[in-house]
RNA sequence: AGGUGAGGUAGAGGCGCAAUGUUCAAAAGUAUCCGCCAGAGUAGGGCAACGAUGAUGGCGAGAGAAAGGGAACAUUGCCGAAGUAGGGCAUACUGCCAGUUUUGCCCUGCUGGGGUUGCAUCGAAUAGGUGCAGCACUGUCACUAAUUGGCUUUUCCCUUGGCCAAUUGGUGAAGAGCUAUCUCGCAG
Numbered sequence: 001a002g003g004u005g006a007g008g009u010a011g012a013g014g015c016g017c018a019a020u021g022u023u024c025a026a027a028a029g030u031a032u033c034c035g036c037c038a039g040a041g042u043a044g045g046g047c048a049a050c051g052a053u054g055a056u057g058g059c060g061a062g063a064g065a066a067a068g069g070g071a072a073c074a075u076u077g078c079c080g081a082a083g084u085a086g087g088g089c090a091u092a093c094u095g096c097c098a099g100u101u102u103u104g105c106c107c108u109g110c111u112g113g114g115g116u117u118g119c120a121u122c123g124a125a126u127a128g129g130u131g132c133a134g135c136a137c138u139g140u141c142a143c144u145a146a147u148u149g150g151c152u153u154u155u156c157c158c159u160u161g162g163c164c165a166a167u168u169g170g171u172g173a174a175g176a177g178c179u180a181u182c183u184c185g186c187a188g
Stems, first nucleotide, its partner, number of pairs: 003186009014079001016078009032063002034060004041050002045097003082111009092101001112138002115135008140173013
């Protein structure tokens, strides 16, 4: 100067990830309420509950939402960001139980990332999400081939061999990865 193990710090991938807020579209002329008709059942899975003080339903040129999800912008936190499958615990919806439901935590596993196609599922939806499979794209590392440049024997030049870097192509792998850097240890 290098090798290797552990720990820390800072970074990169890009239509990059997630959260919050504002506005907008849609949900939807839907739910619900009002008036009239009519007359006995209704229900998210069950019970409870509601119902002649009118259920379900129909008509009205009557009134009329919201949540989840989406788009744009802004801010914040970040690069296992995050998502997801199974299991456990808790929580909310609800009066009780239940749940492919809500939210959170823990354990184990899978996925480098975004796009797109098909199937399934959630959803009002042709939006979007999720899972599986396919297709090309992209980033990282390793191996390999070619080209270019540099280093390498006492001086110079040439050739051969070896090493390093960049570009292009091929193959493969996975984020517990990769790059840079610091500390401690081990071998030499």
Molecule: Lysine riboswitch aptamer
Organism: Candidatus Fermentithermobacillaceae bacterium UBA3907